[in-house]
Context: one part of a larger RNA
Molecule: small-subunit ribosomal RNA, central domain
Organism: metagenome
Order: sequence, then C1' cells, then structure tokens
RNA sequence: UUGGGCUUAAAGCAUCCGUAGCCGGAUGAUCAAGUUUUUAGUGAAACUUAGCAGCCUAACUGUUAAGCGUGCUAGAAAUACUGGCCAUCUAGAGACCGGGAGGAGUCAGGAGUAUUCCAAGGGUAACGGUAAAAUGUUCUAAUCCUUGGAGGACUAUCAGUGGCGAAGGCGCCUGACUAGAACGGGUCUGACGGUGAGGGAUGAAAGCUAGGGGAGCAAACAGGAUUAGAUACCCUGGUAGUCCUAGCUGUAAACGCUGCUCGCUUGGAGUUGCGUAUUCUUCGGAAUACGCAGCACUGUAGAGAAAUCGUUAAGCGAGCCGCCUGGGAAGUACGGUCGCAAGGCUGAAACUU
Repeated sequence: UUGGGCUUAAAGCAUCCGUAGCCGGAUGAUCAAGUUUUUAGUGAAACUUAGCAGCCUAACUGUUAAGCGUGCUAGAAAUACUGGCCAUCUAGAGACCGGGAGGAGUCAGGAGUAUUCCAAGGGUAACGGUAAAAUGUUCUAAUCCUUGGAGGACUAUCAGUGGCGAAGGCGCCUGACUAGAACGGGUCUGACGGUGAGGGAUGAAAGCUAGGGGAGCAAACAGGAUUAGAUACCCUGGUAGUCCUAGCUGUAAACGCUGCUCGCUUGGAGUUGCGUAUUCUUCGGAAUACGCAGCACUGUAGAGAAAUCGUUAAGCGAGCCGCCUGGGAAGUACGGUCGCAAGGCUGAAACUU
C1' cells in the first nucleotide's frame, strides 16, 4: 500500500534477445463491443423525510407514501474517443544501393624486444638483497661480457576525458570468415513498431573436471628479518594458479552505484566518423563554415535536501518492465531448484532495538 519513491538516504535485474500480456503513426468507409444519452422492469429489511396511530408526553413502536439502493436485465438512439473489420498512405520501423571509420568477434599463419634456462668462449672473487641486514648464489668458477640454442608468456613507443562492442570486454603484423553502427541516396515494403512476466543466450577474475603446457609472476608453504609478539608489511625461495583445448560455474564497487524506447525544451568551446560548400595546395592533402551521428567539458531555464544534473537530464511529458517500505537477526534458517564441488537463485520468522 499511495495522487510516494529508486545517482549518493531502502530501491534499476550484469547485459541483450524474445513468448504471453500491456501500449501503439496518418486518412477514409463500415460495425456499434467499450463509451454516452434515454425507456421499461427489477432493485430485502433496517435507515432518512413526511403524514397518521399506540403507550399521559418524548424517546420508542406500528402503519402509509416518498427517498436511498450509485447495480442488474431487456429495448431504442448517438458515433467524438478506444476497439473490430475493410481500403489507402509514408513522417515510425525495416530492406536496398554507395563510398568510408573502427583494439567488434572467430580461426590460421608470421614477427618482435625482454626475462629465464642450456652449451661454448672470455674473465676473477665476489654476487644478490635492504632503511640496515640476513637467509640465498659462488673456486664443482657464480655475478659480468660475447656467440649460439631451447621454451613459455607478452605485445613497449604509436596511445589520445581517442575508437569499437549489448554488457563482460577488446591493442604487434598479415590473411580468411562473421557481425553491428554511422553517413549519403530516397529505389522498395507499408505500422511490419515499443516494452517485455515466464523463457533463452552471453557473461571479468577466482574456482572446479579431463588432457596438455609451464618462461616470468605468484595465493598456500619454507626460511631470513622487523617486532613485546608478527601466523603481516620487507627480503630469499616457492606449489597450485596464471597459458592452451574441451566442459562446468554464473558471481563482482558486473558502477554512470543512474532500466529500455519515443517526443519536446536557451547557449559556448573541443574531439572522432561521414557528407556538403568555399579557399589554399608540393595534387598526397589541408584549413574554414554548415548538417547528421558519437565521445568528453562548461553552463541557461528548470530540477534537486544538497552535492550536483543540465539536448548523452537527475528538466517537461508518454508507454512498458524491474525493484523499495526502519536498523539488526540475514542474504541467515527451512523448503524448493540448479551445480561434480565450492556454492548460486528463490528467501522468512522468533527475538531485539
């Protein structure tokens, strides 16, 4: 429990696709379901009003008439709006064509520096590490220099409040395949749309299963320090893991702590993509102005408790979904369901304050 809310006070599902449902552009015709008007019937009693009657009166009781009963049933009429059906349209949506942009995705091939290790040569007593040390490495020749090799991971500079993607996320080069968006044209379809309970798909890191791989880094662990202690911070090592393939898990401060779509509402300066015009040109292109689309900044009105937001709204409106209702107990218990497990999803109460 509503005429309230959801950036930060409780509250936007991690993200998208989509079923039912809900909502839905313009014009004309038609129907008359919703809707509106009207007629008839029905519409308990109590109750209210008026009259009369009974108790001495009142309250009270009885009786008669009217009201109320916001409704239901049947009929008639209206046609603006909603709806059904028919026809037409193009402003929404989609398709098509054109030249561009992009770390968008998948697979394959290739390259590069560095670290580590191995071998050979050179070379000699230290190296390493720290605030200082020690553990550690080293005469079985280390650290260091040169050459060659192995192997795994990664992709400096360019790099940018720059780009792409629904989100997670994506960055060496080349190729193949795949997807989306923007711009321009206005050729086609002709409302085909919006949202979306259930449902489905995707979903960082860590974790799990099986098989590979293992350079560096590094939970756990061992040792050295520090310290009153030091199950830490610092140091020397170091295993899972990190990497690949095939599955599972399904969660994050999955954040813009801000659901999606559409319309409307002063400006300024920047940047990315496309287009148009003008000027310049070393003919590669560049600059300026304007339009559309994106990404950030500043800020008017307005909003807001304020911080702030402000055409990428948290402004003014419409549609649909999700969610909230004091703190703790608690995202716990129980039940259900999913998972190999870890655990996920759903999700209370007593009690307390």